[in-house]
C1' cells in the first nucleotide's frame, strides 16, 4: 500500500427532547446512544431536500428549469489521520 478478525487508548454520535439561530431544508450548544474504523476535513461530480422565480399542465395533486442554499451519518473523488493484523 492493503485488510479491520481479536484486543487496547481512546472518538464521533441517529432518532428523540431541551435552548438559541434560520421563511425553510437545516445549523449551533445541553441531555440522549441507533449506530460509525475516518461518523475526521473539503460542497469538486452525481443524488436527496428548501427559499425563490420562470414555464409546462390544470379542478386540483404534480412536472421541468434557474438562482441561491442544506446535506460529507447518502455515493464518488480529494487531503490529512489513531490502533491493531499482514508483510
Nucleotide at each position: 500500500c492493503c485488510c479491520g478478525a481479536a484486543a487496547a487508548a481512546g472518538g464521533c454520535a441517529a432518532a428523540c427532547c431541551c435552548g438559541u439561530c434560520g421563511c425553510g431544508a437545516g445549523a449551533c450548544g445541553g441531555g440522549g446512544a441507533c449506530g460509525c474504523a475516518a461518523a475526521g476535513c473539503c460542497a469538486u461530480g452525481g443524488g436527496u431536500c428548501u427559499c425563490g422565480g420562470g414555464c409546462c399542465a390544470g379542478a386540483u395533486c404534480g412536472g421541468c428549469u434557474c438562482c441561491a442554499g442544506a446535506u460529507c451519518g447518502c455515493c464518488a473523488g480529494g487531503c490529512c489521520g489513531c490502533c491493531g493484523g499482514c508483510a
Molecule: c-di-GMP-I-GGC riboswitch aptamer
Organism: Planctomycetes bacterium MalM25